[in-house]
RNA sequence: CGGGAAGUAGCGCAGUUGGUAGCGCACCUGCUUUGGGAGCAGGAGGUCGGGGGUUCGAGUCCCCCUUUCCCGACCA
Numbered sequence: 001c002g003g004g005a006a007g008u009a010g011c012g013c014a015g016u017u018g019g020u021a022g023c024g025c026a027c028c029u030g031c032u033u034u035g036g037g038a039g040c041a042g043g044a045g046g047u048c049g050g051g052g053g054u055u056c057g058a059g060u061c062c063c064c065c066u067u068u069c070c071c072g073a074c075c076a
Stems, first nucleotide, its partner, number of pairs: 001072007010025004019056001027043005049065005
């Protein structure tokens, strides 16, 4: 430099035809226990990588940029 994949909660991941952003673990509170662990009930946590466009409405469609990973090329 070229091609491809990916970026969504602390971590790992879903998100169907564009129509209220979710699941598991973790975290917080309460109950239970002498305590821990486990269990039960409840709760908090998101500019969906950034910007722009289309649309009544965008995580989803289009364009640009950016970061990470994979493959290839180039230089030595």
This is a predicted structure of a 76-nucleotide RNA (transfer RNA) from an Actinomycetes bacterium. The coordinates come from a structure-prediction model, not an experiment, and the mean pLDDT is 81. Its Rfam family is "tRNA". From the family's description: Transfer RNA (tRNA) molecules are approximately 80 nucleotides in length. Its family is annotated with triplet codon-amino acid adaptor activity in the Gene Ontology.